[in-house]
C1' cells in the first nucleotide's frame, strides 16, 4: 500500500441477508414484596444501535466515507 471481517445498555448477546410500529434476552444497578437475616426467590424500573453523509414516507438494517479493533497478502 491492497483485500476481508467486526463495532448494539456497565458486561455478554438477538435483530442486519429480506428496511416498518415501544430494539431482544441474560447479567448489572435502583426500588418494592417476601424472609429470622440475606448476596436467594418474585415484581417493577433505569440504561444502547461507533461517527458523518446519502437513499427512502420510514434506516440498527441498504449505499458512500471516516474512526477504532482483528486477520490476510506484499
Nucleotide at each position: 500500500g491492497c483485500c476481508c471481517c467486526c463495532a448494539u445498555a456497565g458486561u455478554g448477546u438477538a435483530g442486519c441477508c429480506u428496511g416498518g410500529a415501544u430494539a431482544u434476552c441474560a447479567u448489572a444497578c435502583u426500588g418494592g414484596c417476601u424472609u429470622g437475616c440475606g448476596g436467594a426467590g418474585c415484581c417493577a424500573g433505569u440504561g444502547a444501535c461507533u461517527c458523518g453523509g446519502g437513499u427512502u414516507c420510514g434506516a440498527a438494517u441498504c449505499c458512500c466515507g471516516a474512526u477504532g479493533g482483528g486477520g490476510g497478502c506484499a
The RNA shown here (transfer RNA) has 74 nucleotides and comes from a Candidatus Woesearchaeota archaeon. NCBI's taxonomy places the organism under Archaea, Nanobdellati, Candidatus Woesearchaeota.